A computed fold for a 74-nucleotide RNA from a Selenomonadaceae bacterium, annotated as transfer RNA. It matches the Rfam family "tRNA". The family's RNA type in Rfam is transfer RNA. Its mean pLDDT, the model's own confidence on a scale to 100, is 80. It was read from a public genome assembly.
RNA sequence: CGGGACGUAGCUCAGUUUGGUAGAGCGCUUCCUUGGGGUGGAAGAGGUCGUGAGUUCAAGUCUCGUCGUUCCGA
Numbered sequence: 001c002g003g004g005a006c007g008u009a010g011c012u013c014a015g016u017u018u019g020g021u022a023g024a025g026c027g028c029u030u031c032c033u034u035g036g037g038g039u040g041g042a043a044g045a046g047g048u049c050g051u052g053a054g055u056u057c058a059a060g061u062c063u064c065g066u067c068g069u070u071c072c073g074a
Base pairs, nucleotide, nucleotide: 001073002072003071004070005069006068007067010026011025012024013023020057028044029043030042031041032040050066051065052064053063054062
């Protein structure tokens, strides 16, 4: 320098195929249960989907840049 993959909740990831309410597990908070804790149960908080722009009525998803991690080639 060229090409590929990945980036979504505190963590691990799904959702991209086919654009249409942003989700799961673990963790966290409150409550129930217990003498207390754990287990179990109920409820809740937590996201500008790495970032900038474009297309569209509508973008995590499509297009073009850019940043980071990683792999391959030179």
NCBI's taxonomy places the organism under Bacteria, Bacillati, Bacillota, Selenomonadales, Selenomonadaceae.